Record summary
The RNA shown here (small-subunit ribosomal RNA) has 1520 nucleotides and comes from a metagenome.
């Protein structure tokens, strides 16, 4: 970078689908190893248990543990001494005392618990990015200045004493503090009316010379603390500009709302609150309301612009059971604090109580799915402390997962007998495949032993030195040494040691898309991502072989991006493929002439800042490499600021005139409204003529007419629409306008001047106009006519066709608002060859005038160039080249539907989706093919004729039934007297029955023997048992060897008329003896394809001829080939016979001229001649000629078509069978018979039967043959044998015809069927089942209904005659002759066919495609009386907690006043309980709004091999 898929093909149009990258992933197979990093995306669902926030004794009162000291009492080892009763000593056990020491459990108090972890529930917002603002706080930290004076009262602990089951809690009594509370002092601070006034603290540790001491200490000093102030720094709050999802079927939304004033309120601004005044704010640039959403830095994907995501990191929100509140604090309205409500879960003695894993582990639960209740502070960082240290699930490690990405291994070389196996085969071999085995080697990695780092710096002591200091003390700074401090972990790394040792799957192989073959299965199992494979030979299913691809993974699935220009900024389109609004007019908004001046917003340039790390990129470094991790850059396309530039848009300012517009002067013109008026015609009424039909159709009926229609005069009524002219001829924006007249009015065009000075295009909302038809009120109705009737046609006919006929067409006035409202083509300006018509005004030439030429503008048409298009077209009236603004498409179907809004009396209209569901749908061109389309043209096609089927009888075939079997095959033409040119056996494939199993038949081996032929038995035969007789050929070394052929054996194999004709060859039929189908080089088209082969003549013919972007060829045509007609010639047998001659006969002699035979030539060519035609090809006509225009027959079948027919003629691939589906015999079937159907014969009869007599053929066949003559027989026949292997003999009689006679229209002297009897032939054999004869019988038939067939001259018809098969057996088949017509005007119409054109929605091609209803299943979504939930809105009731205010009669240590004057009394201030008020969570009540679930029943709507009725569309689709 593409590829597949809409056709027969083919370009374009469009979806669908794939190859790519991607992941916090799951899932199936597999699984050696190591680094790096990830790991609850679901129920912000509920939680068991243990941890996660402490800390300071250098702030305190203290002392529950504990551990040293020390004092004490008891017991006491040992030792001494003993009067043996003891006594001394006291190791050690225990007890009890001592805070004086290390220390410390609860408490007071300090700092800390607002970080640090977690999740992403809410949040469309100043949340968050980003730039920026001014009205603020800020503990710890650092700067700076000052201070740290003097007192006072309490409360915990602890004690006592009381309720409680328990949380807990009351009473009372001591007691410290760096806890609280006053005084003093305050430069700064803070308030202020500027006079003033208000406000601070704490202390603790080390250390010490002098003075002092109550011997504690004061005092000094250092340090830390403390107060109050200042600046910072770090943190935070707060306000602006820009940005930041989807929905307009969410369009108006707001009352503290917008703004001020005054207050209060905060750390601080501000309606943040309140009182009061205005009455404003926000919104088409999308408010307001619903849905969804944490944002970002990045991350994934792309070539980028984009999309798409927000795990992990790391920066900000928000949130912690739910929801409300606020205390405390510098900091929360506060994850592991507190109150109040509400779920919900525990405990309980029923009174009450406790608790919040969205901290780390870990459980349940839900999921396709996500991990240990590990280790440790060593490091890193945080709290707390002077420090040791102490906490620290933050972290740092380790475990579990191929979740991922990186590495690396599972060996390496050698090895053809190309081994075995294993698989295909054409059987010959090819593959597996140097792959294996075998030989030489190696030894990462994994085991096993040994060794062994970094990660540790500190801190603490010592100890120099500096500072501080009265001070060499202590502190602090800095150097030096020293003692240690590692969870991982004996890990990384190293060495040794053994042995190829332990270590490869996965998923593909029809195309895309790299990989092919065999067996199994048979629309069955089953694959499939898309086209699609699978119905017996599947490279596509499921097994192997083999290959291909990636590899410790490989593939499914699923997800985002790409491919996808298939949302088009970069980068699409809208005449027919989706797509221009039906026109107009205008308002926001976009866009906008020409000069010049100024600003300088945009816009270019430079600078500053900022755009966090981290990741991406570039360099570089470190792990043995890479992932991966370190340092450095670069980039961050933005914001902001701030100098500058002025071309160009843009702002102001001043001019132009060409853009627009305005005046003047003309003529066109169905432009629009009103009103009036006219003439034809229809129709209705009066009357007049006149009589029986009229009307109508395809033919007809309805209807109307004897009550006088129609037809005709004439005279009236009334309504509509205006013929000619009238024209791709006007006008109007568009719908749309057509007799004349008058008034009103729009617009447009020419002309020539003059005026305004850009006043202009365009146009989202919105305004109005808007054909037919629709609706409403009142008219009006002559004609047409939905509807509806009626009659026709139809199977049906709710149609077409008739006859009737209502609304409606018409006015008036309102609605309605859409059409295929179209030039399917949005408006405007500009530019880009021409040529010809037409309407409208005008110049010019010329002229007596009017044309004619020649030329400007505007309109309207035609054809063409360039350019453009898929193409087909369009082309100055662009679909062409640009520029501006608008509307509009994004795959069919669902569907312009369904909800939901607007409008509207309705009908409906605009707007306007989804589930679902195909993998197409559609354009435009192209070859066919069809067409109840055209045009030319042929054929027994039809017409015109003859004779015929179809009606009977029989034959003869098929279907159908029947049947042990009736053996298979053939099914419109182009199956049915077909395979069958001949079924009694046999043929025979078919049924019963009876045998045989190397077999009736082939080859090869073994053994015996020739083979045969004949008898006996059994058998229905095949066959079987016995037995007679009898010995082949060749060659020999005479042993035996081949061979032929019989028998017996073995086993490879034979056999199969079994399947499959849709595997197949070879044959054939058919279109069709039709004029046709092709190809090669040019050309033309993007291509399919055209061209040539069309055109114009002609032919039978794509026959020939001309033309011509075609030239040429190549298979059909046609000629060559055979028969036949005429003439030569050559030969005359068996043929003939004209002259002789003979005879019953060409019978003989003669001839060979005739006929004939059969060889070989000749003749016919549009050559001649005239006409027509283009001077052609050819056609007409003549002549000559036996034939004349391919003389007549016949052989001859282009390219192809019917998966057309045949495995049962042969061949033959697969399958089946193998003591049967082979083979052998008997018998029986194929011959059946209620019926239908083909094809034929025979007839019905007088053109005819019968009888009699007479006459002429031609082609053939004959040896198991054909058989004369004679003879028998009424005959088939028999008898007999002559002659002939045939131009000799036979077969053989031709018949019809003719000529004579009879019959006389009748079921007959037709007509012969069917019966009976008798017999002849064949043949082992006529019973099922043969053919003829003779004689008896005499059936149906009296010319065949719809319908249907053959024939065009020697032809129909009509007669007979002969071969094939064959023993017999033809009414069939092929073939011969004899007699011998009749029509053909013609191509309208049937049927086939060829050209050519034209439409098409067919392409399996019209026996096609294809619509709708209804029947059945399935799905999804709509309405629905209801019903459940959510989430809101509006009033209303009540209202916990708690902050504010308000009181506050109760209560109360410190200050202050009074009294008593010790302690205490009272009283002020300050505050507290209480108790009111204001907001308010959750609650409830009534009424709403909306999403959504869910329903009997309903609507249509989609799918779905073979349902029903119809045939609506594609052709003129049969009514375009």
């Nucleotide at each position: 970078a593409g590829a597949g898929u809409u056709u027969g093909a083919u370009c374009a149009u469009g979806g669908c689908u794939c190859a790519g990258a991607u992941u916090g992933a799951a899932c199936g197979c597999u699984g050696g190893c190591g680094g790096c990093a990830u790991g609850c995306c679901u129920a912000a669902c509920a939680c068991a248990u243990g941890c996660a926030a402490g800390u300071c004794g250098a702030a305190c009162g203290g002392a529950a543990a504990c551990g040293a000291c020390g004092a004490a009492a008891a017991c006491a080892a040992u030792c001494c001494c003993u009067u043996c009763g003891g006594g001394g000593u006291g190791c050690g056990u225990c007890u009890u005392c001592g805070g004086g020491c290390g220390u410390c459990g609860a408490g007071u108090g300090g700092c800390g618990g607002a970080c640090g972890g977690g999740u992403g529930c809410g949040u469309a917002a100043c949340g968050c990015g980003u730039a920026g603002g001014a009205a603020u706080c800020u503990a710890c930290c650092u700067u700076a200045u000052a201070g740290u004076g003097g007192g006072g009262g309490a409360c915990a602990a602890c004690u006592c004493g009381a309720g409680g089951a328990a949380a807990c809690u009351c009473g009372a009594g001591c007691u410290a503090a760096u806890a609280c509370c006053g005084c003093a002092u305050a430069a700064u601070c803070c308030u202020u009316a500027c006079g003033a006034g208000g406000g601070a603290a704490a202390g603790c540790a080390g250390g010490g010379g002098a003075u002092c001491u109550u011997c504690g200490g004061a005092c000094c000093u250092u340090g830390u603390g403390c107060u109050a102030u200042u600046a910072g720094a770090u943190g935070a709050g707060c306000c602006u500009g820009c940005g930041u999802c989807g929905g307009a079927u969410u369009a108006g939304c707001u009352u503290g709302u917008u703004g001020g004033u005054a207050g209060g309120g905060u750390a601080a601004u501000g309606g943040c609150c309140u009182a009061c005044c205005a009455a404003g704010g926000c919104a088409a640039c999308g408010a307001u309301c619903c849905g969804u959403a944490g944002c970002u830095g990045g991350c994934c994907u792309g070539a980028g612009a984009g999309g798409a995501c927000g795990a992990c990191c790391a920066g900000c929100c928000a949130c912690a059971c739910u929801g409300g509140g606020a205390c405390u604090g510098a900091g929360a309205c506060a994850c592991g604090g507190c109150c109040c409500a509400g779920a919900c879960u525990c405990c309980u003695a029923c009174g009450g109580g406790a608790g919040g894993c969205a901290g780390c582990a870990g459980u349940g639960g839900g999921g396709a799915a996500u991990a240990u209740u590990g280790g440790a502070c060593a490091a890193u960082g945080g709290g707390c402390g002077c420090a040791a240290g102490c906490c620290u699930g933050a972290u740092c490690c380790a475990g579990c997962a191929a979740u991922g990405c990186c590495g690396c291994g599972u060996g390496u070389g050698u090895g053809a007998a190309g081994a075995a196996g294993g698989c295909c085969u054409u059987a010959g071999g090819g593959u597996u495949g140097u792959a294996a085995a075998g030989c030489a080697c190696u030894u990462u990695c994994a085991g096993u032993a040994g060794g062994g780092a970094a990660g540790a710096a500190a801190u603490g002591c010592g100890u120099g030195u500096a500072g501080c200091u009265a001070a060499u003390a202590a502190c602090u700074g800095c150097g030096c040494g020293u003692c240690u401090u590692g969870a991982c972990g004996g890990u990384a790394c190293c060495u040794a040691c053994a042995g190829a040792a332990g270590a490869a799957g996965c998923a593909c192989c029809g195309g895309c898309u790299a990989a092919c073959u065999c067996c199994g299965u048979g629309c069955c199992a089953g694959c499939a991502g898309c086209c699609g494979c699978g119905g017996u030979a599947a490279u596509a299913c499921g097994g192997a072989g083999g290959g291909u691809g990636c590899a410790a993974g490989c593939g499914u699935u699923a997800u985002u991006c790409g491919g996808a220009a298939u949302u088009a900024u970069u980068g699409g389109g809208c005449g027919u493929a989706a797509a221009g609004g039906g026109c107009g007019c205008g308002u926001a908004g976009g866009c906008g002439g020409u000069c010049u001046c100024u600003u300088a917003a945009g816009u270019c340039a430079g600078a500053u800042g900022u755009g966090a790390a981290a990741g991406c990129c570039c360099g570089g470094g470190g792990c043995u490499u890479a992932a991966c991790c370190c340092c450095g850059g670069a980039a961050g396309u933005g914001c902001a600021u701030u100098u500058g530039a002025a071309a160009c848009u843009a702002a102001g300012g001043g001019a132009c005139u060409u853009g627009a517009g305005u005046a003047u002067g003309g003529g066109a013109g169905a432009g629009g409204g009103a009103a009036g008026u006219g003439g034809a015609a229809u129709u209705c009424c009066u009357g007049g003529u006149g009589u029986a039909g009229c009307g109508g159709u395809g033919a007809a009926a309805u209807a109307c007419g004897u009550a006088g229609a129609u037809a005709u005069c004439a005279g009236g009524a009334g309504g509509a629409a205006c013929a000619c002219c009238g024209g791709u001829g006007g006008c109007g924006a568009a719908g749309g306008c057509g007799a004349c007249u008058u008034c009103c009015u729009g617009g447009a065009c020419c002309a020539a001047u003059a005026c305004u000075g850009a006043c202009g295009c365009u146009g989202a909302g919105g305004c109005g106009c808007g054909a037919a038809g629709g609706c409403g009120u009142g008219g009006g109705g002559a004609g047409c006519a939905a509807a509806c009737a009626g009659g026709a046609u139809u199977a049906g006919a709710u149609a077409c066709c008739c006859u009737g006929g209502u609304a409606g067409u018409c006015c008036a006035c309102g609605c309605a608002g859409u059409a295929a409202a179209c030039g399917g083509u949005g408006a405007a300006c500009a530019c880009u060859a021409g040529g010809u018509g037409u309407a409208g005004c005008g110049g010019g030439u010329a002229u007596u005038g009017a044309c004619c030429c020649c030329u400007g503008c505007u309109g309207u048409g035609c054809c063409g160039c360039a350019g453009c298009u898929a193409a087909c077209g369009c082309a100055u009236u662009a679909a062409g080249u640009g520029u501006u603004c608008c509307g509009c498409c994004u795959g069919g179907g669902g569907a312009g539907u369904a909800c939901g809004a607007u409008c509207g009396c309705a009908a409906g209209a605009u707007u306007a989706a989804a589930a679902c569901u195909c993998a197409a749908a559609g354009g435009a061109a192209u070859u066919g093919a069809c067409g109840g389309g055209g045009g030319c043209c042929c054929g027994c096609a039809c017409a015109a004729g003859c004779g015929g089927u179809g009606g009977a009888g029989c034959a003869u075939g098929u279907g159908g039934u029947u049947u042990a079997a009736u053996u298979c095959g053939a099914c419109g033409c182009a199956a049915c007297g077909c395979g069958a040119a001949g079924a009694a056996c046999c043929u025979u494939a078919c049924c019963u029955g009876g045998g045989c199993u190397u077999g009736a038949c082939a080859u090869c081996c073994c053994c015996g023997g020739a083979c045969a032929a004949c008898c006996c038995u059994g058998g229905a035969a095949a066959c079987a048992u016995g037995g007679u007789c009898u010995u082949c050929c060749a060659c020999u070394u005479c042993g035996g060897u081949g061979g032929a052929c019989c028998g017996g054996g073995u086993g490879a194999c034979a056999g199969g008329u079994g399947c499959u004709g849709c595997a197949u060859g070879g044959c054939u039929g058919u279109c069709g003896u039709c004029a046709g189908c092709u190809c090669g080089u040019g050309u033309c088209g993007u291509g399919a394809g055209a061209u040539g082969u069309u055109g114009g003549g002609u032919u039978a013919a794509g026959u020939c001829c001309c033309g011509c972007a075609a030239c040429g060829a190549g298979c059909g045509c046609a000629a060559c080939c055979c028969c036949u007609g005429c003439c030569u010639u050559u030969a005359g047998u068996u043929g003939c016979c004209a002259u002789c001659a003979u005879u019953a006969a060409g019978u003989u002699g003669g001839g060979c001229a005739c006929u004939c035979u059969a060889g070989a030539g000749g003749g016919a060519c549009u050559g001649c001649c005239g006409g027509u035609g283009u001077u052609a090809a050819a056609c007409c006509g003549g002549a000559g000629g036996a034939a004349g225009g391919u003389g007549g027959g016949g052989a001859c079948g282009a390219c192809g078509u019917c998966a057309a027919g045949u495995c049962c003629u042969c061949a033959u691939g697969g399958c089946c069978u193998u003591u049967a589906u082979g083979c052998c015999c008997a018998g029986g079937g194929c011959u059946a018979c209620a019926c239908a159907c083909g094809u034929g014969c025979u007839a019905c009869a007088a053109u005819g039967g019968g009888c009699g007599g007479c006459a002429c053929a031609a082609a053939g066949g004959g040896a198991a043959g054909c058989g004369a003559c004679g003879c028998c027989g009424c005959g088939a026949g028999g008898u007999g044998u002559a002659g002939c292997a045939a131009a000799u003999c036979c077969c053989a009689a031709a018949a019809a015809a003719c000529c004579g006679u009879u019959c006389u229209c009748a079921g007959u002297u037709c007509g012969g069927a069917u019966c009976g009897g008798a017999g002849u032939c064949u043949g082992c054999a006529a019973c099922u089942c043969g053919a003829c004869u003779c004689c008896g019988u005499g059936a149906a038939g009296u010319u065949g209904g719809a319908a249907u067939c053959g024939c065009u001259a020697g032809u129909a018809a009509u007669c007979g005659u002969g071969g094939a098969u064959c023993a017999g057996c033809a009414u069939g088949c092929c073939a011969c002759g004899g007699u011998g017509a009749a029509u053909a005007c013609g191509u309208u119409c049937c049927c086939g066919g060829g050209c050519c054109u034209u439409g098409u929605a067919c392409a399996c091609a019209c026996c096609g495609c294809c619509c709708g209803u209804c029947a059945c299943a399935c799905c999804a979504c709509g309405a629905a009386a209801g019903u459940c939930u959510g989430c809101u809105g509006u009033a209303c009731c009540a209202g916990a907690a708690g902050u504010c205010g308000c009181u506050g009669g109760g209560c109360u240590a410190a200050c202050c006043c009074c009294g008593c004057u010790u302690g205490c009394g009272g009283g002020g201030g300050a505050g507290c309980a209480g108790g009111c008020g204001c907001c308010u969570a959750g609650g409830g009540u009534a009424c709403g709004g909306u999403c959504g679930g869910u329903a009997a029943u309903u609507g249509g709507g989609g799918u779905g091999a073979a349902g029903u009725c119809g045939u609506a569309a594609c052709a003129a689709g049969g009514u375009a």
Rfam family: Bacterial small subunit ribosomal RNA. Its family is annotated with structural constituent of ribosome and ribosome in the Gene Ontology.